[in-house]
A computed fold for a 515-nucleotide part of an RNA from an uncultured bacterium, annotated as small-subunit ribosomal RNA, 5' domain. Rfam family: Bacterial small subunit ribosomal RNA. The prediction has a mean pLDDT of 83.
Context: one part of a larger RNA
RNA sequence: GAACGAACGCUGGCGGCGUGCUUAACACAUGCAAGUCGAACGCGAAAGUUUUCUUCGGAAAGCGAGUAGAGUGGCGCACGGGUGAGUAACGCGUGGAUAAUCUGCCUGGUGAUCUGGGAUAACAUUUCGAAAGGGGUGCUAAUACCGGAUAAGCCCACGGACUCUUCGGUUUGCGGGAAAAGGGGGCCUCUGUAUAUGCUCCUGUCGCUAGAUGAGUCCGCGGCCCAUUAGCUAGUUGGUAGGGUAAUGGCCUACCAAGGCGACGAUGGGUAGCUGGUCUGAGAGGAUGAUCAGCCACACUGGAACUGAGACACGGUCCAGACUCCUACGGGAGGCAGCAGUGGGGAAUUUUGCGCAAUGGGCGAAAGCCUGACGCAGCAACGCCGCGUGAGUGAUGAAGGCCUUCGGGUCGUAAAGCUCUGUCUUCUGGGACGAUAAUGACGGUACCCACAAAGGAAGCACCGGCUAACUCCGUGCCAGCAGCCGCGGUAAUACGGAGGGUGCAAGCGUUGUUC
Repeated sequence: GAACGAACGCUGGCGGCGUGCUUAACACAUGCAAGUCGAACGCGAAAGUUUUCUUCGGAAAGCGAGUAGAGUGGCGCACGGGUGAGUAACGCGUGGAUAAUCUGCCUGGUGAUCUGGGAUAACAUUUCGAAAGGGGUGCUAAUACCGGAUAAGCCCACGGACUCUUCGGUUUGCGGGAAAAGGGGGCCUCUGUAUAUGCUCCUGUCGCUAGAUGAGUCCGCGGCCCAUUAGCUAGUUGGUAGGGUAAUGGCCUACCAAGGCGACGAUGGGUAGCUGGUCUGAGAGGAUGAUCAGCCACACUGGAACUGAGACACGGUCCAGACUCCUACGGGAGGCAGCAGUGGGGAAUUUUGCGCAAUGGGCGAAAGCCUGACGCAGCAACGCCGCGUGAGUGAUGAAGGCCUUCGGGUCGUAAAGCUCUGUCUUCUGGGACGAUAAUGACGGUACCCACAAAGGAAGCACCGGCUAACUCCGUGCCAGCAGCCGCGGUAAUACGGAGGGUGCAAGCGUUGUUC
């Protein structure tokens, strides 16, 4: 000198764009943050109102409404959002391998969608429990579940061929094995007339194949400190066989062999998420990893699996632990490192806001619903950028302050006065883009026109040298200053105040950290 997610002191007018718990991965009240589909399925209210009846208590029927609602089933909940505790590791970066693999939804191609069955929730009833939550009996549906048929292709075993090669791939023959579900709209020539069958269109379902996308696994190279850490290792290193996985492999098991790593730093300890980037620097380098983007890991702590195309799953399940809460003491409930917000810690970091209008996501045929992602607004000079706090004229160089050699000098064209302007601000009217039909939270915002009025808008640090800027008074090695050198003991340009000056400016200084 530059920089900052900064803090502190003094001060503070406006706008635009950004940024905002770096500390306790500390504990959390409250609300919201993941639902959706009636075009898969069976049930199915109420308030209110109308009519009828009435013993005037009420009852029935219609509308409300096949609505609300819960339930079965499907898809989603593995995305999006948060955090950086752990991790020195194929975790990350980069380049490869997969003849060792999987891939829901989506796209292209191809072939199908035949025929049966038994349950079960909801519901009704009964029962246990304080509750959370269960148990029994009875009824019922499906694109829920289970049989049978069919098999181009697929899978398994065996045989042949080709290719070049890891036990693989391609092709072919024979034997065995595994599929499916329907829903909605329209039409009536024929059967028939309630409709169904049928026809047609849309959509769904199943098998195979190719793609796309996403993921798993493996390898070369690269990136911290300590040798005051020198030896480490029994599933350890390799082989055979088996198990397991989508898949290779000591991943796991049995047996066999005795290996494997290490001064090119093993092992141990410390520290740390990694990268694109960011800051600095002429560069080389050094430091760093907030915001944004990619990858990884984690979700009260530890462990485990289930479901599923995908999890060993932040707002799922089970077990154990700590903590908090409820309890009828028998037993239960919870997890903000989602968005706000609270306490605590701290030098220090915001609103319990508005909206799904846009972009994107989930579900749905769609209308649409959900979305604290996101879009916006609020708070904070926290940062960057822009603008303003007036312009011209004005010498009796006014008054006043300060200094003075008492002549004067200086603040100083500065003020006043006169003439103007209207950025910001105030108020009136108009009023968007963002949405090329409708739909705008922002927002009557931005912006535009008109009105009024110099009015509402300047501070902070410094002035001995480094380093731009000097005098007076007070103090008297005191009080104090200080980044370094050093000032202060009676004429202090260095302390405190004043006048004047210098620098930067809605900021200016100080502190911390990096280069």